[in-house]
RNA sequence: GUGCCUAUGGUGUAAUGGCAGCACUGGAGUUUGUGGCACUCCCGGUCCGGGUUCGAAUCCCGAUAGGCACC
Numbered sequence: 001g002u003g004c005c006u007a008u009g010g011u012g013u014a015a016u017g018g019c020a021g022c023a024c025u026g027g028a029g030u031u032u033g034u035g036g037c038a039c040u041c042c043c044g045g046u047c048c049g050g051g052u053u054c055g056a057a058u059c060c061c062g063a064u065a066g067g068c069a070c071c
Stems, first nucleotide, its partner, number of pairs: 001070007010024004018054001026042005048062004
């Protein structure tokens, strides 16, 4: 330089173009003599900029970061 893949809460992982969900972590509570276990509730996310669409995590273009192959 060329081609390709990936990017979603603090972590991991889902999501046919139609309410972004689950588990763990964290916070609050119930329970307990204390702690743990268990149960209930809560906080928190689509890497960035545009475009298409009634509607985009999803499709298109570009950027950034990481990775793979070739050179």